Overview: This is a predicted structure of a 1523-nucleotide RNA (small-subunit ribosomal RNA) from an uncultured prokaryote. The RNAcentral record of the sequence draws on ENA. Rfam family: Bacterial small subunit ribosomal RNA.
RNA sequence: AGAGUUUGAUCCUGGCUCAGAACGAACGCUGGCGGCGUGCCUAACACAUGCAAGUCGAACGAGAAAGGGACUUCGGUCCUGAGUAGAGUGGCGCACGGGUGAGUAACACGUGGAUAACCUGCCCUAUGAUCUGGGAUAACUGACCGAAAGGACAGCUAAGAAAGGACAGCUAAUACCGGAUAAGCCCACAGAGACUUCGGUCUCAGUGGGAAAAGAUUUAUCGUCAUAGGAUGGGUCCGCGGUCCAUUAGCUAGUUGGUAGGGUAACGGCCUACCAAGGCUACGAUGGAUAGCUGGUCUGAGAGGAUGAUCAGCCACACUGGAACUGAGACACGGUCCAGACUCCUACGGGAGGCAGCAGUGGGGAAUUUUGCGCAAUGGACGAAAGUCUGACGCAGCAACGCCGCCGUGAGUGAAGAAGGCCUUUGGGUUGUAAAGCUCUGUCAGGUGGGAAGAAGUGGAAUGCGGUUAAUACCCGUGUUUUUUGACGGUACCACCAAAGGAAGCACCGGCUAAAUCCGUGCCAGCAGCCGCGGUAAUACGGAUGGUGCAAGCGUUGUUCGGAAUCACUGGGCGUAAAGGGCGCGUAGGCGGUAAUGUAAGUCAGAUGUGAAAGUCCAGGGCUCAACCCUGGAAGUGCAAUCUGAAACUGCAUAACUAGAGUAUUGGAGAGGAAAGUGGAAUUCCUGGUGUAGAGGUGAAAUUCGUAGAUAUCAGGAGGAAUACCGGAGGCGAAGGCGACUUUCUGGACAAAUACUGACGCUAAGGCGCGAAAGCGUGGGGAGCAAACAGGAUUAGAUACCCUGGUAGUCCACAGCUGUAAACGAUGAUAACUAGGUAUAGGGGGUAUUUGACCCCUCCUGUGCCGGAGCUAACGCAUUAAGUUAUCCGCCUGGGGAGUACGGUCGCAAGAUUAAAACUCAAAGGAAUUGACGGGGGCCCGCACAAGCGGUGGAGUAUGUGGUUUAAUUCGACGCAACGCGCAGAACCUUACCUGGUCUUGACAUCCCGAGAAUUUCCUGGAAACAGGAAAGUGCCUCUUUACGGAGGAGCUUGGUGACAGGUGCUGCAUGGCUGUCGUCAGCUCGUGUCGUGAGAUGUUGGGUUAAGUCCCGCAACGAGCGCAACCCUUGUCUUUAGUUGCCAGCAUUAAGUUGGGCACUCUAAAGAGACUGCCGGUGUCAAACCGGAGGAAGGUGGGGAUGACGUCAAGUCCUCAUGGCCUUUAUGACCAGGGCUACACACGUACUACAAUGGCAUAAACAAUGGGCAGCGACACCGCGAGGUGGAGCGAAUCCUCAAAUUAUGUCUCAGUCCGGAUUGGAGUCUGCAACUCGACUCCAUGAAGUUGGAAUCGCUAGUAAUCGUAGAUCAGCAUGCUACGGUGAAUACGUUCCCGGGCCUUGUACACACCGCCCGUCACACCACGGGAGUUGGUUGUACCAGAAGCAGUUGAGCGAACCUUCGGGACGCAGGCUGCCAAGGUAUGAUUGGUAACUGGGGUGAAGUCGUAACAAGGUAACC
Repeated sequence: AGAGUUUGAUCCUGGCUCAGAACGAACGCUGGCGGCGUGCCUAACACAUGCAAGUCGAACGAGAAAGGGACUUCGGUCCUGAGUAGAGUGGCGCACGGGUGAGUAACACGUGGAUAACCUGCCCUAUGAUCUGGGAUAACUGACCGAAAGGACAGCUAAGAAAGGACAGCUAAUACCGGAUAAGCCCACAGAGACUUCGGUCUCAGUGGGAAAAGAUUUAUCGUCAUAGGAUGGGUCCGCGGUCCAUUAGCUAGUUGGUAGGGUAACGGCCUACCAAGGCUACGAUGGAUAGCUGGUCUGAGAGGAUGAUCAGCCACACUGGAACUGAGACACGGUCCAGACUCCUACGGGAGGCAGCAGUGGGGAAUUUUGCGCAAUGGACGAAAGUCUGACGCAGCAACGCCGCCGUGAGUGAAGAAGGCCUUUGGGUUGUAAAGCUCUGUCAGGUGGGAAGAAGUGGAAUGCGGUUAAUACCCGUGUUUUUUGACGGUACCACCAAAGGAAGCACCGGCUAAAUCCGUGCCAGCAGCCGCGGUAAUACGGAUGGUGCAAGCGUUGUUCGGAAUCACUGGGCGUAAAGGGCGCGUAGGCGGUAAUGUAAGUCAGAUGUGAAAGUCCAGGGCUCAACCCUGGAAGUGCAAUCUGAAACUGCAUAACUAGAGUAUUGGAGAGGAAAGUGGAAUUCCUGGUGUAGAGGUGAAAUUCGUAGAUAUCAGGAGGAAUACCGGAGGCGAAGGCGACUUUCUGGACAAAUACUGACGCUAAGGCGCGAAAGCGUGGGGAGCAAACAGGAUUAGAUACCCUGGUAGUCCACAGCUGUAAACGAUGAUAACUAGGUAUAGGGGGUAUUUGACCCCUCCUGUGCCGGAGCUAACGCAUUAAGUUAUCCGCCUGGGGAGUACGGUCGCAAGAUUAAAACUCAAAGGAAUUGACGGGGGCCCGCACAAGCGGUGGAGUAUGUGGUUUAAUUCGACGCAACGCGCAGAACCUUACCUGGUCUUGACAUCCCGAGAAUUUCCUGGAAACAGGAAAGUGCCUCUUUACGGAGGAGCUUGGUGACAGGUGCUGCAUGGCUGUCGUCAGCUCGUGUCGUGAGAUGUUGGGUUAAGUCCCGCAACGAGCGCAACCCUUGUCUUUAGUUGCCAGCAUUAAGUUGGGCACUCUAAAGAGACUGCCGGUGUCAAACCGGAGGAAGGUGGGGAUGACGUCAAGUCCUCAUGGCCUUUAUGACCAGGGCUACACACGUACUACAAUGGCAUAAACAAUGGGCAGCGACACCGCGAGGUGGAGCGAAUCCUCAAAUUAUGUCUCAGUCCGGAUUGGAGUCUGCAACUCGACUCCAUGAAGUUGGAAUCGCUAGUAAUCGUAGAUCAGCAUGCUACGGUGAAUACGUUCCCGGGCCUUGUACACACCGCCCGUCACACCACGGGAGUUGGUUGUACCAGAAGCAGUUGAGCGAACCUUCGGGACGCAGGCUGCCAAGGUAUGAUUGGUAACUGGGGUGAAGUCGUAACAAGGUAACC
């Protein structure tokens, strides 16, 4: 510091997501050690049990028992225990410490002040005092209520309740009360001085009145009382600061103030009475929601944002609500009283309780510990002290919950690169120096032994000194020595022992993001933070191996900040992406011209105080380091009605100025506004005339009008609305908007020249006004037009577009309502500055010729266009800014849900305005680019149309396909570009299919072992494959051997073993190769340069031209490549060479180029020539080129062929071949026989033959070219009606074989289902072949079907072409209407490019990019989800009114009761119980408000796989779209 994700790609806008850090965390897997921290975030839910606040005998009285000892008459007594335990009176403490965060939006907190409006126990300092009396009371004793406690016995009972209450009597005090004395204390009176916030306060002196006390111990202190001061702690008040909602806008009666009184420690409506009517609020009152606040913590560069665990400060609370008492302090966590809920005990009468203290339990929850040890340390309470108490605290335990550790799980060496695993191209690679092995070390854990610091004190003992005293005694103080005190803990630490031994996991590996391979799975299982993976080769799922990252942890989840400049103060925007209010006037507010003086509020500088400690940062130090801890410093950006200073700027005050603003004068321009009046043209209607059959309307029609007289035409009349020409990108207005003419009233702007006022200005939240069309109300009016509606058309439908009608409305009136528009320049207002050019409207000036004049120059004000800098994502804007600045207002923050719901306001209504959330998506969007597409445009081409010729579609047959059938009808090919296609030829074979019979190292290949030569013939079984058997037979090469023979090898056959073979099994969507198609269309690209932020553009566009991106010219392009063309083959002409098997002019010869001869010609086959727009004329840009002509066999590519750019169609082919992967292996392989591929209600394609006379038949005659031939072609002869048969010359072929047919000539047929047509069927044959039944071809005889030129539709062809005629070949035993070649005969037509189809170039629009076979909208149906309404119903909170009234306090009463004091002894003073009154909690009643839950039903919304209906939008989207 960035990255991923919208697109085919690009730039921008914009959201979503990720990488970082953090945590009181939780979950998953794993887990060795130590240190330091941390640990109920949820139910302020309920709590068993134990402990958490007591202490003091040096304040007081009383005072045991057990045990021990002594005595004893055995009943007991005494001593000790012991003035002990325990309890009581009294004092101090219990208001601290500890917990929690429910409430609280508040002076609660923070910060800074104030208190002259206050209090302060214990502590410190100072002064003074501590005199004298009195009466009670608890404990205790006795007895009572049910009844002290403990034990025993008896009866009864389930069980001898608990807590407590009350009577009589005795007694003490530092308890309580009276009296005395008293100041500088308090009160009253009045005086002087100082200070002051002017209220008062302080000091000094005076008079009168009032108020105190307690003693203890034993000799020194402590305590008590009063006063003053200090310290500490607190109360109260004030300025400022920190949450959300305006869909909360008004709130308030003790309310605001005053007077008087009361009350408090103290001010105050704090309370009461009376008086006044105030107080708060847009700078947000009131209400609602949420929340303890802060130091700090986390994050961040910072500013900020989030947060408020642990530690520290403050506040609040203590089961819920209320209340007071005591006290220095409480309205009191472990106190009291009352009410309520809950729990427990009960003898049913009545009682007890409050863990948000420490542990712990249940519950809730994803989740949070031990019912531990100790007061040794620190701190606290009490005490003179010892000491006691202390779940504060110190420690230990549990938990990887966090941080830290240079803690560990070993170190060195070690290549045969071991084995094993995994991968593999089978060579190897990797795990990997890793292991083993060898040599070492000893941290941690374990064992043994030693062993701290934390301890200072206090007390005891000894002793010195001082004090006290008669005293060297005792005692007190102080010093020295010594002794005593450790929960942790035998812990930290140290030494030794043994031993590599006990100690590594987790996540990830498609991109972001470091790290990849195999196997399994097959849109399944699953993954996923975002983009997205998975449909048979998954680096994305699961496993494995390897790798990467971190490491006693690692991941996941959650939350916060960051990245996010994505709320923008630092630091964003608003023409088109979200966003300028429809427009004006103007209030508050904000901002504001020039120069001067003063002031000092803002501002700036310095000083002072404060900003607690801890924390952060820096420096140093202590634990072996670190975390952690200690010491010191800095910082703390803040606050202050503290002090001092500055005076530029802002503010304020004063007095000025004229450049802003305004006023006055003159002038012209204008559809500016309002009202009244007046015209003419046109439509319609009415009346009358003329006149006759149609008119009208449309793409075409019809509805409609018209013989009752329309339309047309003439004349007259009525009525309403709108104002032709002028008229203009012109004018006016704030906007909406304004258009005939005249008059009246009226607003604004502009120009010129001077004068005046003197900042009077700009903007503008609320507010007020204006505001198109449509709509609403009331009343008029109504010609034309025209929602709704009706009819006619169109259509599959047509609730539309078109037509005929037609009502609201459009028009007028109302100081009517509505208040919205794509109310747009999609651009807020004002002011200033920043190049120009041009046009136009209004006004002025100058110049010329003088007047005038837009002829020219110029100034101001408007309105347009073009354009530079600059800006912009780009498009574009550009002195009328979207440039550069200033001020103010409005608005925006992803898309959808939604401008919707609810609530409020406005409205008669329609509706307007304000305005969310749940849920859902990862995009939505802007501009521009390249394509593709358009029922967009322009240009051009093609048998594309047109002009022609001939077909197909109808018939029969052939053939292919679909479908159906079947045991099988093998498989593939499916618009053009599948369908006489693979198949250049299925009877067996082919053959892949089916049925049946067989084989399993196999029909075929390689290797190994054994046997045998190979081979040939025969027999048996069987359908054959195959099985069994017999006979003949012994080769070739090398070595060895005399030889017989032996060994080995090659080849072949056979038996066996396993490696393997085999597969026309699957995947053409894993592939190679090959092919089709667009298309023989003219295109497709690159380098450098230039332009653009970029995708890209330019070049390749433009003007011409061409078959052509062919060529020329121009041009920010210049060049180049693949295509085009040419080079190649063939054909057309000529030349040369050559002359057999070809040819024959002349010579000879024959039946015949048959032979001699010849090579001139034809021909053959080799090499050349020829054609290049080369020449001439014209047109054209002095071009390219085109047109015409000459010559020429051929003329503008001469004809034909081969040749197919970049690419498209996941086009076709795994069944030609090759090949990855998968599958199969006694079968999906192999062999055999038979069957099938040949089926047949049907449909389609392609052909053949026809329907006839341009013909059929018969006879006769003529003319080709290509090609093929030895298991072959086969002349010729004979036989057969014929297919063919028999014999067979010649020929491996320019030599031999292979008949051309249409045609021509003659004859016949004479328009018929025929002498057309030949299907079908019967019979008889021929040929091929092992075999023609399923299932061949051909021949002969007989039979003689459909068919008389073919609907909609559709195909081919532009010249040697179509049409027509035959011939040959491949395949092949046989089989051709198919295919591929060959020649013969041989036309017609093309005006032309409007239209159909396809294509090319340019341009335009686009919401398409899988690219129009695209995209996409709405209803309906189904499922799910969240939300709104809803008769109601049920909770929470709260207001108002009323009832009620516990405890308590205050007042009042007090006939009852009472120790202190007074008394004249009668009583009084004073007090208590009780009663009453006031206030008041719970509770109740009534009625509202508000906020939840739930609900029959209902409404729209969202999301879902390929549902239904249409086709609204995107192209002119087929009616331009939109508001």